[in-house]
Molecule: c-di-GMP-I-UAU riboswitch aptamer
Organism: Desulfuromusa sp.
RNA sequence: UACCGAAAGGGCAAAGCCGGAGUAAUCCGGUGACGCAAAGCCACGGAUCCUCUUUUGCAGGAUGGCCGGGUUGCCGAAG
Numbered sequence: 001u002a003c004c005g006a007a008a009g010g011g012c013a014a015a016g017c018c019g020g021a022g023u024a025a026u027c028c029g030g031u032g033a034c035g036c037a038a039a040g041c042c043a044c045g046g047a048u049c050c051u052c053u054u055u056u057g058c059a060g061g062a063u064g065g066c067c068g069g070g071u072u073g074c075c076g077a078a079g
Stems, first nucleotide, its partner, number of pairs: 003079001011036002016031006034065001040071003044068003047063005
């Protein structure tokens, strides 16, 4: 230096419930842990979902904990 990856520490937080925002999908805070090594970040491609008003348009929006892609990135025993 590379491979491998034990233990411990730290991180995130599904469903449900409570409060709030939004027409809605959904989001925010609290509680709670089903899970996660990118369950950090980016709506670029696909997918799914929503759309009061309006112009019904391959228009606007939501999901990164649906898949792909991009980008950054914890710890490190023995071997």